The part of an RNA shown here (small-subunit ribosomal RNA, central domain) has 350 nucleotides and comes from an uncultured bacterium.
Rfam family: Bacterial small subunit ribosomal RNA. Its family is annotated with ribosome and structural constituent of ribosome in the Gene Ontology.
Its mean pLDDT, the model's own confidence on a scale to 100, is 89.
[in-house]
Context: one part of a larger RNA
């Protein structure tokens, strides 16, 4: 080096843009870098192969050939791979015209609930629970009315549904704004794929500063159970949990399936288009594109399954693993306000 793998046995980066690189659509000049054939010069003796030959044989040693698979000179050859030249449109992009959407950002107001204040009304319980009990109640509690306030959160529409690179996004309305799909063969003419390093973005719970606190609830206190109960059950109850700046970088960040491009039965259901057919036409029926699901036919797979959204056939190109435990740990380095991450052994066991 070649060879093998990554849904679930060890193994796809948590997701995107995107350097370097690595690869790349049709057709054409030229040129010959690469490639192949001839050729020059060199490839040092020993080694090794092969012949022959000398120690009485071998080992050993002589003599000749070959071989050094390599670098070089000059020249042919021009499929294929670079370079160059010129042209195409299918791949990328833009351009009009239509569109669906909890896609991101601010702001405005909305009603349901709940939790306090305050007054009506009432007059002994409430409330919890398996069962109680702590806790709340004659200072008027629970229940029920009005009226203020206050904070997070948006029932029903809701769906196997849509958006989005993921994370994740759901009361309506207005604003700024990202991205998609159909159409048009309109302009463009390969401008592309990946992507080491980079840079963004990144549920929750943490970390700093400043707010804000109804509900909910780690610590935490208190009642029960229980031998015992640092728990399950209750009643309180702070950090959080919500805002605005900044950190931090991690999940079962999961389809446990990296991205991209080709190809290769069908059926069926749903979203969001495009065209046709049907005397109009609610609908319905054929077509077609994207998206999201359900079953299946070849395959394929250890099987579970998967099956045009591959885990199939193949390609480009980056990640990754290579017995269990010691370990995602040590030590180094790096990053962090810490907490803690990122990167990562070994001994020694089995």
């Nucleotide at each position: 080096c070649u060879g093998g793998g990554c849904u679930u046995a060890a193994a796809g980066c948590g997701u995107g843009u995107g350097u370097a690189g690595g690869c790349g659509g049709a057709c054409u000049u030229c040129u010959a870098a690469g490639u192949a054939c001839c050729u020059u010069g060199u490839g040092a003796a020993a080694u090794c192969c092969c012949a022959c030959g000398g120690c009485u044989c071998a080992a050993c040693c002589g003599u000749g050939g070959a071989a050094c698979u390599g670098c070089u000179u000059g020249g042919u050859a021009u499929a294929c791979u670079g370079g160059u030249u010129g042209u195409c449109u299918u791949g990328a992009g833009c351009c009009a015209c239509u569109u669906a959407g909890g896609g991101g950002c601010a702001g405005u107001c909305g009603g349901a609930a709940c939790a306090g204040a305050c007054g009506g009304u009432g007059g002994a319980g409430c409330g919890g629970u398996g069962a109680a009990a702590u806790g709340c109640g004659u200072a008027g509690a629970u229940a029920u009315c009005g009226u203020c306030u206050g904070g997070a959160a948006c029932g029903c529409c809701a769906a196997a549904g849509g958006u989005g690179a993921a994370a994740a996004c759901a009361g309506a309305c207005u604003g700024c704004u990202g991205g998609g799909a159909g159409u048009g063969u309109g302009c463009c003419g390969a401008c592309g794929c990946u992507g080491a390093g980079a840079c963004a973005c990144g549920a929750a719970a943490g970390c700093c500063a400043g707010g804000g606190g109804a509900g909910c609830a780690a610590a935490c206190g208190g009642g029960a159970u229980u031998a015992g109960a640092u728990g399950c059950c209750c009643c309180g109850g702070u950090a959080g949990u919500c805002c605005u700046g900044g950190c931090u970088g991690u999940a079962a960040a999961c389809g446990a399936u990296g991205u991209c491009g080709a190809c290769u039965a069908g059926a069926u259901c749903g979203u969001g288009g495009u065209g046709g057919c049907u005397c109009u036409g609610a609908c319905g029926c054929c077509u077609u594109c994207a998206c999201g699901g359900u079953c299946g036919a070849a395959g394929c797979a250890a099987a579970a399954g998967u099956g045009c959204u591959a885990a199939g056939u193949c390609g480009a190109c980056c990640g990754c693993c290579u017995g269990g435990g010691a370990a995602g740990u040590a030590c180094g380095g790096u990053c962090g306000c810490a907490a803690g991450g990122c990167u990562a052994a070994a001994a020694c066991u089995c």